[in-house]
RNA sequence: CCUCGCGGGAGAGUCCACGAGUCCUGUGCUCGUGGCGCCGAAGGGGCAACAUCCCCGGAACCUCUCAGGCACCCAGACCGCGCGGGA
Numbered sequence: 001c002c003u004c005g006c007g008g009g010a011g012a013g014u015c016c017a018c019g020a021g022u023c024c025u026g027u028g029c030u031c032g033u034g035g036c037g038c039c040g041a042a043g044g045g046g047c048a049a050c051a052u053c054c055c056c057g058g059a060a061c062c063u064c065u066c067a068g069g070c071a072c073c074c075a076g077a078c079c080g081c082g083c084g085g086g087a
Base pairs, nucleotide, nucleotide: 001085002084004082005081006080007079008078013036015035016034017033018032019031020030021029022028023026037070038069039068043066044064045063046062050057
C1' cells in the first nucleotide's frame, strides 16, 4: 500500500403528478417514470503554492453537482481493530 471481515460513520423531500402491482379498499402500502426543491462523504470534474520559455503538470474535509443521494434499511469518504498478500 491492497483485498476481505467486524465496529463507528454526516448532509439534504416521508414534496407533486402519472403509471404498474397489492389487499386491509384507505386520498392505504410498494415499485417505476417525470417535475420542482435540496445535499456532498461512492465515483468523476476544477485550482493555490510550486514547477515550466509556453503548453502540459499540480492537494484537500475547498469547489462544481455529470453521476449519486434526500424517513428507516441500504449505500457511504474517512477512522479503529483483525486475517491474508505486496513493497
Glycine riboswitch aptamer from a soil metagenome, 87 nucleotides, folded computationally. Of the family's consensus pairs, 90% are formed in the model. The RNAcentral record of the sequence draws on MGnify.